Model confidence (mean pLDDT): 85 of 100. A computed fold for a 350-nucleotide part of an RNA from a Chitinispirillales bacterium, annotated as small-subunit ribosomal RNA, central domain. Lineage of the source: Bacteria > Pseudomonadati > Fibrobacterota > Chitinispirillia > Chitinispirillales.

[in-house]
Context: one part of a larger RNA
RNA sequence: CUGGGCGUAAAGGGAGCGUAGGCGGGUUUGUAAGUUAGGAGUUUAACGCGUGGGCUUAACCCACGUUUGGCUUUUAAUACUGCGGAUCUUGAGUUGGGGAGAGGAUGAUGGAAUUCCAGGUGUAGCGGUGGAAUGCGUAGAUAUCUGGAAGAACACCGAUAGCGUAGGCAGUCAUCUGGCCUUAAACUGACGCUGAAGCUCGAAAGUCGGGGGAGCAAACAGGAUUAGAUACCCUGGUAGUCCCGACCGUAAACGUUGAACACUAGUUGCUGGGAGAGUCAAUCCUUUCGGUGACGUAGCUAACGCGUUAAGUGUUCCGCCUGGGGAGUACGCCCGCAAGGGUGAAACUC
Numbered sequence: 001c002u003g004g005g006c007g008u009a010a011a012g013g014g015a016g017c018g019u020a021g022g023c024g025g026g027u028u029u030g031u032a033a034g035u036u037a038g039g040a041g042u043u044u045a046a047c048g049c050g051u052g053g054g055c056u057u058a059a060c061c062c063a064c065g066u067u068u069g070g071c072u073u074u075u076a077a078u079a080c081u082g083c084g085g086a087u088c089u090u091g092a093g094u095u096g097g098g099g100a101g102a103g104g105a106u107g108a109u110g111g112a113a114u115u116c117c118a119g120g121u122g123u124a125g126c127g128g129u130g131g132a133a134u135g136c137g138u139a140g141a142u143a144u145c146u147g148g149a150a151g152a153a154c155a156c157c158g159a160u161a162g163c164g165u166a167g168g169c170a171g172u173c174a175u176c177u178g179g180c181c182u183u184a185a186a187c188u189g190a191c192g193c194u195g196a197a198g199c200u201c202g203a204a205a206g207u208c209g210g211g212g213g214a215g216c217a218a219a220c221a222g223g224a225u226u227a228g229a230u231a232c233c234c235u236g237g238u239a240g241u242c243c244c245g246a247c248c249g250u251a252a253a254c255g256u257u258g259a260a261c262a263c264u265a266g267u268u269g270c271u272g273g274g275a276g277a278g279u280c281a282a283u284c285c286u287u288u289c290g291g292u293g294a295c296g297u298a299g300c301u302a303a304c305g306c307g308u309u310a311a312g313u314g315u316u317c318c319g320c321c322u323g324g325g326g327a328g329u330a331c332g333c334c335c336g337c338a339a340g341g342g343u344g345a346a347a348c349u350c
Stems, first nucleotide, its partner, number of pairs: 003322004007304002012318001014201004021194003025088007033081002035077009048066007091191001092188003095184005103177007110154001114150008125136002162169002206247006215241002220236004258317006266295011299306002323350003332343004
């Protein structure tokens, strides 16, 4: 390479948009590029195979034939693909009526708690632990009451729930705004799927500048523990955690399961709509579309398990894997203020 694979053995890109490319619904017509058939030309070494021959045989050698093709040209065919025209509505989209939601952004606002400050009451302890000590406290702490300040997070509701492409999203209210579901016809008429590059988004930590700083808390200090204890436990405590602007671009970024479409038993929850029956108020029942769970048939799987939300049966496109270590390292290049990130070997060794 041909293959075979990617939930857990190596392997799905963190996610989206999207360029090129690849792939692409029904009917009809033209064309004949691909395709198919026939003819002609040219090329088709050797080897192989068949027949025959030459060295005494064989190996070896020679001749003829044969096999698979390539290219050029010509004639024809038109099922499929392509290209051009016409047309259709199921894919896709648009419009109208409803609907749910921690989807996003900005602003405003609320109570509980915590710490601090001031004052009152009050007196010898408080705190902390396995037990202690460091620490705080007669300059009046802890406790308790009143008032004030600040920052951060939103108990209950709360869920096995909902929304979002992913990361993620939760007090309340307002404004702006994205997507989704359902229903009804009407409209456009394949406008689609995927997506190398590219662009955008992307938890936490980290970085730069400016603010903010209650609680928590890397580093650090002290007290313990211990053989030691650069830890686990305790008392403190700075970056940081928060806001604005700009970087970083990584995660067990996980469902460890790429996206899209079609098909293939059911049972039972939750959730958002629609329709129907009904004692039409509730409830319950039937049915249908969307989402989200549990179990399970066929099938699949090395097993575990998956099982209409597939890891089943198929199609299209992308990404990735190819023994362990060396190594996600070195070198080079690109990106970054840096930290580092992306790409990514080999020797050697088992």